Context: one part of a larger RNA
RNA sequence: CACCGCCCGUCAAGCCAUGGAAGCCGAGGGUACCCGAAGUCCGUGACCCAACCUCGGAGGGAGCGGCCGAAGGUAAAAUCGGUGACUGGGGCUAAGUCGUAACAAGGUAGCCGUACGGGAACGUGCGGCUGGAUCACCUCCUU
Numbered sequence: 001c002a003c004c005g006c007c008c009g010u011c012a013a014g015c016c017a018u019g020g021a022a023g024c025c026g027a028g029g030g031u032a033c034c035c036g037a038a039g040u041c042c043g044u045g046a047c048c049c050a051a052c053c054u055c056g057g058a059g060g061g062a063g064c065g066g067c068c069g070a071a072g073g074u075a076a077a078a079u080c081g082g083u084g085a086c087u088g089g090g091g092c093u094a095a096g097u098c099g100u101a102a103c104a105a106g107g108u109a110g111c112c113g114u115a116c117g118g119g120a121a122c123g124u125g126c127g128g129c130u131g132g133a134u135c136a137c138c139u140c141c142u143u
Base pairs, nucleotide, nucleotide: 003106005103008099009098011096013093014092015091016090018088019087020086023083024082025081026080027079031075032074033073034072039068041066042065043064044063047061048060049059052057053056109130110129111128112127113126114125115124116123117122
């Protein structure tokens, strides 16, 4: 730069991050079930055994069975992360489009709540506020 002002929203373009989303990929953990190594313990022990005793046993062992049990497997869910056609708004960006809602009584005063309607700013109804101009009157304050 002071109304040839200011300013609002849709739409168009570019960039950025982000929400939703059928699905896809991945991570760690839990639950249930299956399988079950080593090993302790429990049971059994017809086979084996040097030390003990009254020679028949006591005791011990291999083997076998069981409880627990790592790794592994199966299943259904949950959590977190990535990705995702499409989709929702948001932010930013000298000179794009449509209108003109607000700021003066902004040309229908404005604003708040709510409902309905509309390309968009918005419009209309109902209730509320003055943070409304103008005119008149009243009250109060200052000179």
Predicted 3D model of a 143-nucleotide part of an RNA (small-subunit ribosomal RNA, 3' minor domain) from a Rhodothermales bacterium. The organism belongs to Rhodothermales, within Bacteria. It matches the Rfam family "Bacterial small subunit ribosomal RNA". The sequence was found in a public genome assembly.